A computed fold for a 75-nucleotide RNA from a Candidatus Bathyarchaeota archaeon, annotated as transfer RNA.
Model confidence (mean pLDDT): 83 of 100.
Lineage of the source: Archaea > Thermoproteati > Candidatus Bathyarchaeota.
The RNAcentral record of the sequence draws on ENA.
Its Rfam family is "tRNA". About the family: Transfer RNA (tRNA) molecules are approximately 80 nucleotides in length. Rfam classes the family as a transfer RNA.

RNA sequence: GCCGAAGUGGCCUAGCCUGGUCAAGGCGCCGGACUCAUAAUCCGGAGACCCGGGGUUCGAAGCCCCGCUUCGGCA
Numbered sequence: 001g002c003c004g005a006a007g008u009g010g011c012c013u014a015g016c017c018u019g020g021u022c023a024a025g026g027c028g029c030c031g032g033a034c035u036c037a038u039a040a041u042c043c044g045g046a047g048a049c050c051c052g053g054g055g056u057u058c059g060a061a062g063c064c065c066c067g068c069u070u071c072g073g074c075a
Stems, first nucleotide, its partner, number of pairs: 001074007010027004020058001029045005051067005
């Protein structure tokens, strides 16, 4: 330099192909129940508007364009 994959709560992942309700689940965190107490278990809660910018559209995490970062391959 070229090609490909990935980027979504603190962490991990789904949703993207096929645009449409309040972006879902696990772990973690906070509060409560249970217990002599802790863990486990159960109940409740907060937290991401989706890597950045632009475009298309009534409507974009998902489509199009440019860029950034990470990983892999080729040279």